[in-house]
Context: one part of a larger RNA
RNA sequence: GGACGAACGCUGGCGGCGUGCCUAACACAUGCAAGUCAAGGGGUAGCAAUACCACUGGCGCACGGGUGAGUAACGCGUAGAUAAUCUGCCCUUAUCUCCGGAAUAACAUCAAGAAAUUGGUGCUAAAAACGGAUGAGGCACAAUGUGUCAAAGGAAACGGAUAAGGAUGAGUCUGCGUCUGAUUAGCUAGUUGGUGAGGUAAUGGCUCACCAAGGCUGCGAUCAGUAGCUGGUCUGAGAGGACGAUCAGCCACACUGGAACUGAGACACGGUCCAGACUCCUACGGGAGGCAGCAGUGAGGAAUUUUGCACAAUGGAGGAAACUCUGAUGCAGCGACGCCGCGUGCGGGAUGAAGGGGCUUUGCCCUGUAAACCGCUGUCGGAUGGGAAAAAAAGUUCCCUCGGGGGACUGGGAUUGUACCAUCAAAGGAAGGACCGGCUAACUACGUGCCAGCAGCCGCGGUAAUACGUAGGGUCCAAGCGUUGUCC
Repeated sequence: GGACGAACGCUGGCGGCGUGCCUAACACAUGCAAGUCAAGGGGUAGCAAUACCACUGGCGCACGGGUGAGUAACGCGUAGAUAAUCUGCCCUUAUCUCCGGAAUAACAUCAAGAAAUUGGUGCUAAAAACGGAUGAGGCACAAUGUGUCAAAGGAAACGGAUAAGGAUGAGUCUGCGUCUGAUUAGCUAGUUGGUGAGGUAAUGGCUCACCAAGGCUGCGAUCAGUAGCUGGUCUGAGAGGACGAUCAGCCACACUGGAACUGAGACACGGUCCAGACUCCUACGGGAGGCAGCAGUGAGGAAUUUUGCACAAUGGAGGAAACUCUGAUGCAGCGACGCCGCGUGCGGGAUGAAGGGGCUUUGCCCUGUAAACCGCUGUCGGAUGGGAAAAAAAGUUCCCUCGGGGGACUGGGAUUGUACCAUCAAAGGAAGGACCGGCUAACUACGUGCCAGCAGCCGCGGUAAUACGUAGGGUCCAAGCGUUGUCC
């Protein structure tokens, strides 16, 4: 000098774009953050059409959002491998979609319980579950045959099953790279390898039985400390050094520890079970909970925001669609926290006014064209009026080359009566901070008297202090200016 997710002091007009718990992965009141569809049988209302409500069922809830505790590791980065693998929804291709019986929720009724919730009996359905058939096709094998594996319907739109391929997403493996300490020198028993078996979507000591005695290490094993990694960011001429907020990719975690279930996918933040700590309810028998989602509260701290609006746009889930949901997202609010832009006026004006300050004091110099006064302009702010883009869809209807495209009408904005434009009045409402001994731009007076104090370094202060305090004047930056901290 530059930089900052900064803080503190003094000061503070406006706008745009960003950004905002770095500390306690501390504890959390309250609200919201994941639903949706209607194939099925019911209930409620109704004459009915229909509407609403749970329940069965389907898809989703593994995305999106948060945090960085753990992790020195194939975790990440980079380059590869997978003939060792899986992949819902989507696309392409081929074939099929036949027959049947039995349950159960809702419901009705009885009962237990303070509650959470639960039990008995009775009834019923399905695209729920199950049995049989078929086998294009797949898989296996002793291989040209044998065995084995399907389905869900619906009035239709639309679905369902099997197989092959694609796309997308993931799993696994490998080379190389990835902080500090030797005042850590030896470490290892499923340890290292083999055979066989089990297990997995899949390779593999992944697990197990048996056998062998190996494997790693001074090119730093093991141990200890620290740490999410990267694209990047800051600095620097570069080499390098430091960092890893926001944004993007990957990983890990979800009160702490463990476990599996469901599923294409989880060992699952707003799912389940067990244990623990903590909090809450209780009729003491027993129950409920998990903000490292968005707001918000307490605590900690030098320090970090609203319990806001909207699904209009973009994206996501479900749906044929209308649409519903979406604290993702889009916006608004707060904070000079940062960057950028603008303003606080411009021109003229010497009786060089008054006042203040200084001095070589009948006066001279500085403040200073500064003010007054005259003229002009109208940014921002104020008032009035007009007023967007961001919007394409959807719906209705017409046409065409008809799972698609085009035209017309209607319709549609949270932000927002915002941006922007015009008019009006009016210099009016808008400047401070630090510094002035040298480094380093800027000097005098008074007060103080090694006191009070200053100070980044050198150093100032003990009676004329340009270094302390105040004043006048000046210098540098400017809605900021200084200080502190950290990095280069």
Small-subunit ribosomal RNA, 5' domain from a bacterium, 488 nucleotides, folded computationally. Model confidence (mean pLDDT): 82 of 100.